[in-house]
Context: one part of a larger RNA
Order: sequence, then structure tokens, then C1' cells
RNA sequence: CUGGGUUUAAAGGGUGCGUAGGUGGAUGAUUAAGUCAGUGGUGAAAGCUUGCAGCUUAACUGUAAAAUUGCCAUUGAAACUGAUCGUCUUGAAUAUGGUUGAGGUGGUUGGAAUGUUGCAUGUAGCGGUGAAAUGCUUAGAUAUGCAACAGAACACCGAUUGCGAAGGCAGAUCACUAAACCAUUAUUGACACUGAGGCACGAAAGCGUGGGGAUCAAACAGGAUUAGAUACCCUGGUAGUCCACGCCCUAAACGUUGCAUACUCGGUCUUAGCGAUAAACAGUUAGGACCCAAGCGAAAGCGUUAAGUAUGCCGCCUGGGAAGUACGACCGCAAGGUUGAAACUC
Repeated sequence: CUGGGUUUAAAGGGUGCGUAGGUGGAUGAUUAAGUCAGUGGUGAAAGCUUGCAGCUUAACUGUAAAAUUGCCAUUGAAACUGAUCGUCUUGAAUAUGGUUGAGGUGGUUGGAAUGUUGCAUGUAGCGGUGAAAUGCUUAGAUAUGCAACAGAACACCGAUUGCGAAGGCAGAUCACUAAACCAUUAUUGACACUGAGGCACGAAAGCGUGGGGAUCAAACAGGAUUAGAUACCCUGGUAGUCCACGCCCUAAACGUUGCAUACUCGGUCUUAGCGAUAAACAGUUAGGACCCAAGCGAAAGCGUUAAGUAUGCCGCCUGGGAAGUACGACCGCAAGGUUGAAACUC
């Protein structure tokens, strides 16, 4: 390189937008770059292959042909690909009218609980565990009632629910904003698919500056347990957890399943529409969940939301360890990230 793979054996990029590139709907005309056919030139010789011949045969040699699958020129063909000029509407987008949702950003606001403080009632315990102890408490705790303050999270509804590209998103409300779906089939007329680089987003933890600090809680301290106990259990408790701005850029970032399109037996439930109806059943699009035919698969299983049948494009894999390490480069304030070997060894 070819071939083969990528749910679980090695392997789908965390996700999107998009540049180059690759690929690309129906139809007419022209062209002739690719393509196909003919002819000419060239493709040294030797060798290989085939026929014949020569050494008694063979190896070997001679001779003729073939081959040299290529390149160049030229004459044609016009189906396919390309190019140019038209046309079309089914792909794509737009318009109009609706619908839906924890989609996003910012503001305002609510109650329950928690903690702290104050006042009151009240008296000896509370708390905690397998059992205890540390801890709190006569300076009046725990408990109960009232009040104030603070921060964080939003019970029920709540769901095999919904939305979002992914990460993710849940009290209420307002403003701004994005999207999807449905209906009409009105407009544009291939405007499409994928996407190396690139750009943007990207949980948690962590970092910088400034706030905030109720809860929980790495580190840390004490009490237990234990042979020990740098743990599991308990009492405390600081970073952090929250907000603003700026970084970091990684996850079992998982459906461990890249994106797009077409096709392929049925059944059940469900979300959002449409249409019909008094309503239900039945119907039709777009999602979500389950079971199964064919088919696929090593099997488990997948099965119109494919891991089936095909096409286009991208990423990635090539025995285990050494190693996601070293070195170099780039990025970062740092932590570290991205790229990413080899010796050696089995």
C1' cells in the first nucleotide's frame, strides 16, 4: 500500500459551525477534458513467454514471433463523468398561519426547610453509635413558641415525560432570544451531503481577581474500631461548594454505536401537531419507549431510532507491556493539556 475492521475483542473525534477537498437530483442542447474505438510513431538489446533449429540429450545457444498492459500524435464515437448554456421540482431553503417544551441570557419575586441571633416557656440532660467516646449543656442546652437575619437548593406536580449540537436544563413571573414540529403547497430553483486544517461551545474538579459563606465538606484535629488503622463509623472543621469577570479543556464527555440519504413483516405504549367527530375507535406527520419477522452477528444481542440492505464523506485501529511515558513542538498563571515514539521485554 492492498485487503479487513471500529456496541462489548484494538478502534467513532466530547459536540457543533464551517474553509479547502471529496461526493452530488430530474431533463434538453452544445462540447469533447476524462472515457471508448481505429491508425501512425515510440516503448534499445538481453531476459521472460511461444514456435522452429543447432551441439548424441539437457543446461546452453541461434532464429522468428509474441509480449512490452505505457507514452505521444492523429481520425472518429458521444452512452456515462466533467465543462458551458437552458428548463424543471421531488432534495434544500424561504414565506404565511398555528402549536410545543426544565432550550438559552438577564432581572424581579415566593414559601418550606436549615443555620445563627434575640425574647419567652421550661429543667437536666442533649447528641451520637453496632456499642461508645470526643462534642454541646446549670454562664440554662436539647425541646416548644414568637421575631429578625443570612445563604443555598427548589418538596408535591414528576413520568419508560419534555427540551437542547453536546456538556446539560426543574419554584413563580417579566423582558430579550434560539429551535423543532404541524398545516397551506405560496416563493426560490440543486442553493445539497460530508468536512482535513480552522473557529466556537464544552460536567465536575482546579487556577487568578473581587465578593459571598447557610449547608455539605477534600486537607486537618479529636473520639472510636483495630495487631496496626495515615481508612471505613462518630464529633468538629478550612479550601471548595454560591456570584461576577477571566482562565483551564479534561470525563465511563456512554447509546462505550460519527454524520447524511434511500430502501426493508408486524404488534404494544407514549409526547407534540393535523384532520374528522358530540365523544371514542380508526387515520396521518414528527419525536420517545418496549416486543418481534426477514436479515445481520462469535455470541450477548441489534432489528424502520439497525448492529439489516446500499451510497457519499470524515475520524480512528493493526499483539501485550514499556506508555498516553520520554524527547521535541504548540497551548496554559499554574496544575497540566494536545501531539506522541523507541530501546528493552513477553
Molecule: small-subunit ribosomal RNA, central domain
Organism: uncultured bacterium